[in-house]
Molecule: transfer RNA
Organism: Stegodyphus dumicola
RNA sequence: GCCCUGGUGGCCUAAUGGAUAAGGCAUCGGGCUCCUAAACCGGGGAUUGUGGGUUCAAGUCCCACCGAGGGUA
Numbered sequence: 001g002c003c004c005u006g007g008u009g010g011c012c013u014a015a016u017g018g019a020u021a022a023g024g025c026a027u028c029g030g031g032c033u034c035c036u037a038a039a040c041c042g043g044g045g046a047u048u049g050u051g052g053g054u055u056c057a058a059g060u061c062c063c064a065c066c067g068a069g070g071g072u073a
Stems, first nucleotide, its partner, number of pairs: 001072005007066001010025004018056001027043004049065005
């Protein structure tokens, strides 16, 4: 250089082109307890890597770029 894969809350992972982007962990609060932890209940946290395009509608499709992993000479 070329080819492939993925980029979504702090972390991990979902989401057929169509509902308010879902779940787990973590975190915060509650409750329980003599206290702490576990189990239980609840809350906050996402410009879906960046820019453009297609479409009535894009996390999803297309193009370029950025950065990550793998392959190849």